A computed fold for a 73-nucleotide RNA from a Candidatus Wolfebacteria bacterium, annotated as transfer RNA. It matches the Rfam family "tRNA".
[in-house]
């Protein structure tokens, strides 16, 4: 320089274009223990990388950017 895959909570990922974008851990609180850990149950969370654009409706689809990753010169 080419080509191709990813970017969505702290992390690890989900989520047919469809009306409240969720799960696992992790945090903080409780219950249970002498205590803690284990467990149970309540909470805590998010400019869905950015700027346009199609749509009635975008996290999904397009078009530019910008970050990481692989394979080719």
């Nucleotide at each position: 320089c080419c080509g191709c895959c990813c970017c969505u909570a702290g992390c690890u990922c989900a989520a047919u274009g469809g009306u409240u974008a969720g799960a696992g851990c992790g945090c903080g609180c409780g219950u249970c223990u002498u205590a803690u850990a284990c467990a149970c149950g309540c909470g805590u969370g998010g400019u869905u990388c950015c700027u346009g654009g199609u749509u009635c409706g975008a996290g999904u689809c397009c078009a530019g950017g910008g970050g990481g990753g692989c394979g080719g010169a």